[in-house]
Context: one part of a larger RNA
RNA sequence: CUUGGCGUAAAGGGCACGUAGGCGGUGAAUCGGGUUAAAAGUGAAAGCCGCCAAACAAUUGGCGGAAUGCUCUCGAAACCAAUUCACUUGAGUGAGACAGAGGAGAGUGGAAUUUCGUGUGUAGGGGUGAAAUCCAGAGAUCUACAAAGGAACGCCAAAAGCGAAGGCAGCACUCUGGGUCCCUUGCAAUGCUGAGGUGCGAAAGCAUGUGGAGCGAACAGGAUUAGAUACCCUGGUAGUCCAUGCCGUAAAUUAUGAGUGUUCUCCCUUGGUGUACGCGGAGCAGGGGCCUAUCUAACACGUGAAACACUCCGCCUGGGGAGUACAGUCGCAAGACCGAAACUC
Numbered sequence: 001c002u003u004g005g006c007g008u009a010a011a012g013g014g015c016a017c018g019u020a021g022g023c024g025g026u027g028a029a030u031c032g033g034g035u036u037a038a039a040a041g042u043g044a045a046a047g048c049c050g051c052c053a054a055a056c057a058a059u060u061g062g063c064g065g066a067a068u069g070c071u072c073u074c075g076a077a078a079c080c081a082a083u084u085c086a087c088u089u090g091a092g093u094g095a096g097a098c099a100g101a102g103g104a105g106a107g108u109g110g111a112a113u114u115u116c117g118u119g120u121g122u123a124g125g126g127g128u129g130a131a132a133u134c135c136a137g138a139g140a141u142c143u144a145c146a147a148a149g150g151a152a153c154g155c156c157a158a159a160a161g162c163g164a165a166g167g168c169a170g171c172a173c174u175c176u177g178g179g180u181c182c183c184u185u186g187c188a189a190u191g192c193u194g195a196g197g198u199g200c201g202a203a204a205g206c207a208u209g210u211g212g213a214g215c216g217a218a219c220a221g222g223a224u225u226a227g228a229u230a231c232c233c234u235g236g237u238a239g240u241c242c243a244u245g246c247c248g249u250a251a252a253u254u255a256u257g258a259g260u261g262u263u264c265u266c267c268c269u270u271g272g273u274g275u276a277c278g279c280g281g282a283g284c285a286g287g288g289g290c291c292u293a294u295c296u297a298a299c300a301c302g303u304g305a306a307a308c309a310c311u312c313c314g315c316c317u318g319g320g321g322a323g324u325a326c327a328g329u330c331g332c333a334a335g336a337c338c339g340a341a342a343c344u345c
């Protein structure tokens, strides 16, 4: 490298868009580049294989064959390619409906925590396994009213819904992306995948500037303990929030790449459609639970396949060394991407 593989043994890129490339519906006609039949030429000699002769230890001589191939001539036309003409089932468009925490912006609401003010009121409160640090006669905790400010949205709520993934939840408004169902006018293969590339991408972190209620790395104190740089408690800074820019990683998981087609019997559920109007049933597009055949090392998967097939991409090749070193690219930095070897078992 090939064969073989990638749910859990090594191995699916975090996700999408898309360039080159690869692959690609149906029916005709033309063409003859690929393909293919036949004939001819060539494929030096040596060599290889077979036979014969001599010698018989090596060997030598002669004859024949093979020689993937290449060139040319004349044909074939299924397939691939090319050109042309058609078709509609793939793709997309249109009409009518519909569902949704899809995204962005600017508003607004109530509960709760905290703080502050005033009144009432008096000795504890808080915390724990038990305590202490801590708060409190400079009047706490509790209680009533008023105010401020920030963050998160209880019930509804669900195996529910939406989104390519990350992710998305108080309420209403503005702008906006995608999807499903149903009917069918018109278009006529316009498709799938996608090396490079581009964009998006939780949390933490970084830069600048606001903000800062609660929580809370670091830090301080109190406990526990043989010790306790922890678990528990009292505090508490960055941060968490917002704006702009960066970072580009996660057990980014369904540990399962994308697309298309074909495949047993059931149950629940979401959204359209049509029929019905009480159930029940049908068919699409999703979300879940069993299960037949198959498949699997087993576990399991099983129409949302890990079944049967095809197309394209990514990736794997014993453990450690090591996702390390070096070089390069990117980044303000942290670091990211790419990614070895010696040696060792």
Base pairs, nucleotide, nucleotide: 004316005315006314007299008298012313014200015199016198017197021193022192023191025087026086027085028084029083030082033080034079035076036075038073040071041070042069048065049064050063051062052061053060054059090190094183096181097180098179102176103175104174105173107171108170109153114148115147117145118144119143124135125134161168162167205246206245207244208243209242214240215239219235220234221233222232257312258311259310260309261308262307266289267288268287269286270285271284273282318345319344320343328337329336330335

Annotation: Small-subunit ribosomal RNA, central domain from Nicotiana noctiflora, 345 nucleotides, folded computationally. Taxonomically the source falls in Nicotiana (Eukaryota, Streptophyta, Mesangiospermae, lamiids).